c-di-GMP-I riboswitch aptamer from Marinobacterium arenosum, 76 nucleotides, folded computationally.
[in-house]
């Protein structure tokens, strides 16, 4: 050094709610907020779940599970 791994430590994310803004809505953005979170970081590819104005070829969800890609720490 790498891989599973996930103790410490330095720092990361931020659920519910509550204000404000976008959208028909599922939901998403900033603000406060921490319930979590070792991938809670990117991707709608398979399933799953939700939504409409039901489409020919519509949307959402990566914090719902697998895949695949990248990634900081280094005890056992």
């Nucleotide at each position: 050094c790498u891989c599973c791994c996930g103790a410490a430590a330095c720092g990361g994310c931020a659920a519910a709610a509550u204000c404000c803004g976008a959208g028909c809505a599922a939901u998403c953005g900033g603000a406060u907020g921490a319930c979590g979170c070792a991938a809670a970081a990117u991707c709608a590819c398979g399933g799953g779940u939700c939504c409409c104005a039901c489409g020919c070829u519509g949307g959402a969800u990566a914090g719902c599970c697998g895949g695949a890609u990248u990634a900081c720490c280094g005890a056992a």